[in-house]
RNA sequence: GGUGGCGUACCCAAGCGGCCCAAGGGAGCUGAUUGCAAAUCAGCGAUUCGUCGGUUCAAAUCCGACCGCCACCUCCA
Numbered sequence: 001g002g003u004g005g006c007g008u009a010c011c012c013a014a015g016c017g018g019c020c021c022a023a024g025g026g027a028g029c030u031g032a033u034u035g036c037a038a039a040u041c042a043g044c045g046a047u048u049c050g051u052c053g054g055u056u057c058a059a060a061u062c063c064g065a066c067c068g069c070c071a072c073c074u075c076c077a
Base pairs, nucleotide, nucleotide: 001073002072003071004070005069006068007067010026011025012024018057028044029043030042031041032040050066051065052064053063054062
């Protein structure tokens, strides 16, 4: 340098045009319980999906550029 994949809450992760102001698990916080704690149970949390722009009546989802990560290939030394 080229090709492909991925980027969603603090961490992991589902979703693949309208039912999404977006599942689930962990961590955290609050409450219940408890002599205290642990465990258990209940509740809370993304006005937003890497950034910018575009398409559309409508975008996490499609398209483009850029940024980052991973894999493979290639080149140079």